[in-house]
RNAcentral holds the sequence, with entries from ENA.
Predicted 3D model of a 73-nucleotide RNA (transfer RNA) from a Pseudomonadota bacterium.
Its Rfam family is "tRNA".
C1' cells in the first nucleotide's frame, strides 16, 4: 500500500430471502439440601464497533470509518 475475513448481552456464539434481537455460561431472587455443589423454576441484562445511505421498515442491502486477524506486495 492491494485484498479478504470477523466485530451482536459480562464471556463464547447463533440470528434462514430485509419484517419486533436469541441460547448457553455468568449473575440476581427462590425451591432442593444440615452447610455448599449439583439439580429445578424465575428474573436481570443489547443503541448488533462507529457515522451516513437505500427501503414502509436494515444485525442483514451499498458507502465511508475505526479496531483485530490472514494473504500479497
Nucleotide at each position: 500500500g492491494u485484498g479478504g475475513g470477523c466485530g451482536u448481552a459480562g464471556c463464547u456464539c447463533a440470528a434462514u430471502c430485509g419484517g419486533u434481537a436469541g441460547a448457553g455460561c455468568a449473575c440476581u431472587g427462590g425451591g432442593u439440601u444440615g452447610u455448599g455443589g449439583u439439580c429445578c423454576c424465575a428474573g436481570c441484562g443489547g443503541u448488533c464497533g462507529u457515522g451516513g445511505g437505500u427501503u414502509c421498515g436494515a444485525a442483514u442491502c451499498c458507502c465511508a470509518u475505526c479496531g483485530c486477524c490472514c494473504a500479497c506486495c